This is a predicted structure of a 1498-nucleotide RNA (small-subunit ribosomal RNA) from an uncultured bacterium.

RNA sequence: AGAGUUUGAUCAUGGCUCAGGAUGAACGCUAGCGACAGGCCUAACACAUGCAAGUCGAGGGGUAACAUUUCAGCUUGCUGAAGAUGACGACCGGCGCACGGGUGAGUAACGCGUAUGCAACCUACCUUGUACAGGGGGAUAGCCCGGAGAAAUCCGGAUUAAUACCGCAUAAUAUGAUUGAUUCGCAUGGAUUAAUUAUUAAACUUUCGGGGGUACAAGAUGGGCGUGCGUAGCAUUAGUUAGUUGGUAAGGUAACGGCUUACCAAGACGAUGAUGCUUAGGGGGUCUGAGAGGAUAGUCCCCCACACUGGUACUGAGACACGGACCAGACUCCUACGGGAGGCAGCAGUGAGGAAUAUUGGUCAAUGGGCGCAAGCCUGAACCAGCCAUGUCGCGUGCAGGAUGACGGCCCUAUGGGUUGUAAACUGCUUUUUUACGGGAAUAAUUGUCUCUACGUGUAGGGAUUUGAAGGUACCGUAUGAAUAAGGAUCGGCUAACUCCGUGCCAGCAGCCGCGGUAAUACGGAGGAUUCGAGCGUUAUCCGGAUUUAUUGGGUUUAAAGGGUCCGUAGGCGGGCAAUUAAGUCAGUGGUGAAAUCCCAGAGCUCAACUCUGGAACUGCCAUUGAUACUGGUUGUCUUGAAUUUGGUUGAGUGGGCGGAAUACGUUAUGUAGCGGUGAAAUGCAUAGAUAUAACGUAGAACACCGAUUGGCGAAGGCAGCUCACUAAACUAAUAUUGACGCUGAUGGACGAAAGCGUGGGGGAGCGAACAGGAUUAGAUACCCUGGUAGUCCACGCCGUAAACGAUGAUUACUCGUUGUGCACGAUACACUGUGCGUGACUGAGCGAAAGCAUUAAGUAAUCCACCUGGGGAGUACGUUGGCAACAAUGAAACUCAAAGGAAUUGACGGGGGCCCGCACAAGCAGCGGAGCAUGUGGUUUAAUUCGAAGCAACGCGAAGAACCUUACCAAGUCUUGACAUCCUCAUGACCAUCAUAUAAUCAUGAUCUCCCUUCGGGGUAUGAGUGACAGGUGGUGCAUGGUUGUCGUCAGCUCGUGUCGUGAGAUGUUGGGUUAAGUCCCGCAACGAGCGCAACCCUUGUCUUUAGUUGUCAUCAGGUAAUGCUGGACCCUCUAGAGAGACUGCCGGUGAUAAACCGGAGGAAGGUGGGGAUGACGUCAAAUCAUCAUGCCCCUUAUGAUUUGGGCUACACACGUGCUACAAUGGUCGGUACAACAGGCAGUGAAAGAGUAAUCUGGAACGAAUCCUCUAAAGCCGAUCUCAGUUCGGAUUGUGGGCUGCAACUCGCCCACAUGAAGUUGGAGUUGCUAGUAAUCGUGAAUCAGAAUGUCGCGGUGAAUGCGUUCCCGGGUCUUGUACACACCGCCCGUCACACCAUGGAAGUUGGGGGCGCCCGAAGCCAGUGAUCCAACCGUAAGGAGGAAGCUUCGAAGGUGAAACCAAUGACUAGGGUGAAGUCGUAACAAGGUAACCGUA
Repeated sequence: AGAGUUUGAUCAUGGCUCAGGAUGAACGCUAGCGACAGGCCUAACACAUGCAAGUCGAGGGGUAACAUUUCAGCUUGCUGAAGAUGACGACCGGCGCACGGGUGAGUAACGCGUAUGCAACCUACCUUGUACAGGGGGAUAGCCCGGAGAAAUCCGGAUUAAUACCGCAUAAUAUGAUUGAUUCGCAUGGAUUAAUUAUUAAACUUUCGGGGGUACAAGAUGGGCGUGCGUAGCAUUAGUUAGUUGGUAAGGUAACGGCUUACCAAGACGAUGAUGCUUAGGGGGUCUGAGAGGAUAGUCCCCCACACUGGUACUGAGACACGGACCAGACUCCUACGGGAGGCAGCAGUGAGGAAUAUUGGUCAAUGGGCGCAAGCCUGAACCAGCCAUGUCGCGUGCAGGAUGACGGCCCUAUGGGUUGUAAACUGCUUUUUUACGGGAAUAAUUGUCUCUACGUGUAGGGAUUUGAAGGUACCGUAUGAAUAAGGAUCGGCUAACUCCGUGCCAGCAGCCGCGGUAAUACGGAGGAUUCGAGCGUUAUCCGGAUUUAUUGGGUUUAAAGGGUCCGUAGGCGGGCAAUUAAGUCAGUGGUGAAAUCCCAGAGCUCAACUCUGGAACUGCCAUUGAUACUGGUUGUCUUGAAUUUGGUUGAGUGGGCGGAAUACGUUAUGUAGCGGUGAAAUGCAUAGAUAUAACGUAGAACACCGAUUGGCGAAGGCAGCUCACUAAACUAAUAUUGACGCUGAUGGACGAAAGCGUGGGGGAGCGAACAGGAUUAGAUACCCUGGUAGUCCACGCCGUAAACGAUGAUUACUCGUUGUGCACGAUACACUGUGCGUGACUGAGCGAAAGCAUUAAGUAAUCCACCUGGGGAGUACGUUGGCAACAAUGAAACUCAAAGGAAUUGACGGGGGCCCGCACAAGCAGCGGAGCAUGUGGUUUAAUUCGAAGCAACGCGAAGAACCUUACCAAGUCUUGACAUCCUCAUGACCAUCAUAUAAUCAUGAUCUCCCUUCGGGGUAUGAGUGACAGGUGGUGCAUGGUUGUCGUCAGCUCGUGUCGUGAGAUGUUGGGUUAAGUCCCGCAACGAGCGCAACCCUUGUCUUUAGUUGUCAUCAGGUAAUGCUGGACCCUCUAGAGAGACUGCCGGUGAUAAACCGGAGGAAGGUGGGGAUGACGUCAAAUCAUCAUGCCCCUUAUGAUUUGGGCUACACACGUGCUACAAUGGUCGGUACAACAGGCAGUGAAAGAGUAAUCUGGAACGAAUCCUCUAAAGCCGAUCUCAGUUCGGAUUGUGGGCUGCAACUCGCCCACAUGAAGUUGGAGUUGCUAGUAAUCGUGAAUCAGAAUGUCGCGGUGAAUGCGUUCCCGGGUCUUGUACACACCGCCCGUCACACCAUGGAAGUUGGGGGCGCCCGAAGCCAGUGAUCCAACCGUAAGGAGGAAGCUUCGAAGGUGAAACCAAUGACUAGGGUGAAGUCGUAACAAGGUAACCGUA
């Protein structure tokens, strides 16, 4: 410090997630030791038991227990007596119990923090100082007696003490009052002092030193009260308050104060957030962070609050009191049922709750506290120990050597290698730790006792002695021996670390992205590795990363985000100069900021953690002194901001009046059959006369042309005929005036399109929601058409919203240019040009994610306001406000997703556009689709009908040929190292072949036959048997693959290097202007070049030349025949097959940019790639093929292998594809007659001749072929006949008889003859091929093959028609445009309905809770009032008085009751939302999305 994740890729926005640190943690696995720390976060839930606050006899009366002593009795070890002594239960009294310890329920508060004040206060014990302590009195507990009660306890009587209580005396530097003086303070006011007067105190004890007491003053300590500032959330809490705010008086308090009461006034608080609700103890600190911040408040320290819940006071210096009291309530316990007792949020401990948190331990040795003169006693404070890896820190589990790199494991390309791994074994060394034994602390200072010294019988100091829970612990020494000690998580990316096996969208993993559907580095196991280590992971929570709430440090045209507009209140901000002040600001100083913590330095535990000492720091607050630039305050002044004055100008600014055109309607007239409407129609109107035409009249609304995507006005919404009136504004020119009067603007007010609402409103021509009808459609509650109501218009009043948009808040200043335009002014030469204010376009710098903005900023700055913080849920719910309503404003959460969204890029797509091409259409010719048959496919059937191919690009395809074989399928019979390959052992001399038996056949059995080489050892070959390694598989996966192939497409494209542009994906080049069959070429150009494709090179064909003439040819010469190159010859020609030539837009004319090129022409056999072929770029389709072959993995192994026979692949209701033959006269039949090319041939082609009607047979010449054969080509031509018919067309089907091949022709071949003679009379929607030697038509050859083509591949013969052209269909190329698509339109995607689950809203109600209000009742208790009743202290002889008490009144907790509000839970039913696998219906959006989309409204 960043990383992953939206996309095909990119940039930016934006959320989610991760890596880090932390914890009072918990859980899982694991675990050797020590030190230090920590340990109920939940139920402030309930608690058994023990302990946690006592002490003082030097205050007192005393003597229950114990001990001692003394005495008495006697059964000599017991009883009794004596407060006599040590001591001491209970009691009176003093001090303490208000500290220490616990908890965080309450509390949003002067509670806490910080600072400050008290001139408004208190303070026991302690310290200092001054003064004093005289003399009396009456009680009471206890004890004793009696009584009540189960107990707790209570009552009565008698008697008694005090440092208990009460008078009296004395008394001031005390207190009160009055009078005066001095002085101080910010104010109320205070301080000091003088005089007079009034009031108030005490306790004893003693060892005689003292101790203790009283009053006053001061100090110290601790507290009380006030104030400034700071200290949660919600405004869907906006108004609150009656002791409330203030005053006067009184009361009360330690003290001020509505603290309380009476009276008077009507205030007080609040948008700078009152009140209410919810949540919460606050701080030092702690965690995190670079910091600013954020989160947190356990342990330790400070403060507060509380002590079962609520209330109350008493005592006291201090409490409204954790281990005190009273009352009420709930709960628990005891009970004799009458009544009582209790309060662990002290330490242990128990139950409960919970994921979860310890011992009913030791000691007062130390530290501290209480009491005491002290000894001492008490102390669950404290110090220690125990439990727990809860955390931090430290130590160890050995160290060194050791390679045949051992065994074993795992992996691999497997005779071997790699890894585990110097790891082990083995050798040497060490002993922390463990164990055993021995030694053994510091913490101790005091105090007490004894003693010494100093002065003054006490204090201070010295010495000796005494005191240790932890603990025989820490620590030290000795011995033994590698001995006692390693695991956890992870290994797809982020993120360090990889392989095998298993599994097969299953089981499972997962923090995010995501893995898993048969080769998973992601699941589970194993080996290995990585990382941390007595721990390691997971979960939870906090901060960080997150600049993702932005003060530091963000944004708002389009990503979320500018309010619809203006006015304006508070507030914020504000021009120049001068003076003054010193609030902000800055500096110095002082105080404070507790300690601990953090940081630095040092020290102590063996180190460290930990602890200690010192320093720094605590960024803060307060006070004070100074500075005065800036800001603020005050004063004065200025004119440039702002406003005013005078003149001029401008405009669809506002309200009246008027006008013409059009439309509709009405009347009249002319006139006749249609009009209207649409894509096409129909509804509708019309012979009762429409539409059309003419005239006149009426009505309402809107204002053509000018007029513009211009321009103008207005704050925005908005505003358009002409004219009048009115008002405001802006601009401009000029002078003067005021003198900062300004800008913005929360709350507020006004205005605010359309739609909508109201008025027993008006108006209503056209248009036109709803509605009706007609169409369209699968449907059509739509789009289209015919009608048509509200509405649209006016008046008045509401509503208050719009994609109210420039998606751009207002104001001010500054910052390059070019070019329009409106208004005004200036100057004029009537060309232009200048200035100001508006309004446009383009383009720089700059900005921006980019698109873009660019003096009208989205630039550079300033001020103020508004708004945003992932998508959905949702602008929804609830609440509130406004509204007549419709609705508007404000405005969440649960839940859910990992994205949603912006700009731009490349593609793809569009029922977008431009250009171009192609038998793509069009123009033609011939077909297919109808019939019969052939063939392939589907389906069905079957024991099997083997398998594959599936739109184009499967379907006469693999198959260039299934009777057996093929053959992979089925049935049946057989074989098991095998039908086939290699190796080993043994045997044989063979094997092969032939024959026989048997069989459906193979298998099997038997017979005949019987090797080669040799150095004679043997070797080779073959067969049989055996053994196991293995063979074998047309079994699976073409979605694991190689190879091969199809297709787009023979379409013109696909890319690269360098450079340049862009943040980038990418672009440029390759686009543009022309041109081409072509990214072909030319020109231009930030591109310049290059590659794969195109073209050319190759083959063939067309012309010529040359070479060569056999088997070819034959003109000329010769010979010969019935005839024929038949023969001699010749090669001229044809032909054959080698080599060349030829064609290149080369030439001419025109067009064109003078280019490329095109058009025309000449010449030429051929002319613009001459025709045809081969040749197939980058890639697409997970295209096809595991059944050509090869091959990974999986599967079978007496079978999924091998073999034999038979069957099947040939089935047949049907559907489709491809063909053949036809339907006839351009024809059929018969007769005659002419002309090819390619190609094949020895297990072959097979001539002549003969037989047969024919298929064919006999035959065998010739030929391994330019020689022979296949081989008669057919259509054609010449005749004849048929005469339009289901025919002399057509030939299916069937019967009979033959032929051929072949072991074999039944399933299941082909051919021939005779007979039979079906459908079919030119084929619906639709659809295919073809542009010239082509289509069409005619025959012919070959491959496969024993046989078996209508198929396939070739060959030649005859030989057309048409092409205007590119609007349309299909496909393709290119440029551009839109896009929400990128699996790319066979895309994406919306809503209802149905089902399941989830959370939420409403809901008749029901239940619970906290709070407030009214009323009733009113405990304990205190002040006050009253007090007829009662009472020890004082006065009084007494009566009585003073004083006190019970009772009553006021107040008052809990309780009861009533009405209302709020919150929570629940509720039949109901509403929408979200999420779900492959459900239903449509197709709304994205392309012009097929009716452009969207916003507001009905």

The sequence is in RNAcentral, with records from ENA and SILVA. The coordinates come from a structure-prediction model, not an experiment, and the mean pLDDT is 83.